[in-house]
Molecule: SAM riboswitch aptamer (S box leader)
Organism: Perspicuibacillus lycopersici
């Protein structure tokens, strides 16, 4: 990439740079010139895999992340509806190939 396992309702942003798009993907709904994505700095969170201590906890090592539940939904099944419950997609680790 690709397989696979295991979790996704909690958490946590300011300052430069630069200017029109972002929220994977379709719809929706939203977020933006009171600055979006990206990118530097410096903060901060603690999901996952080690490290030390051991009800948990340090944030030290790799990583991940810091609008909205993965923002909603989309596929099936039950149900008037409302909504449930599972599946796909996606995302993070870590383990094969």
């Nucleotide at each position: 990439u690709u397989c696979u396992u295991a979790u996704c309702a909690a958490g946590a942003g300011a300052g430069g740079u630069g200017g029109a798009g972002g929220g994977a993907c379709u719809g929706g709904c939203c977020c933006u010139a009171u600055g979006a994505u990206a990118c530097c700095u410096c903060g901060g969170c603690a999901g996952c895999g080690g490290a030390c201590a051991u009800u948990u906890g340090u944030a030290c090592c790799g990583u991940g992340c810091c609008a909205a539940u993965u923002c909603c939904a989309g596929c099936a099944a039950g149900g008037u509806u409302a909504c449930u419950u599972g599946a796909g997609a996606g995302a993070u680790a870590g383990g094969a190939a």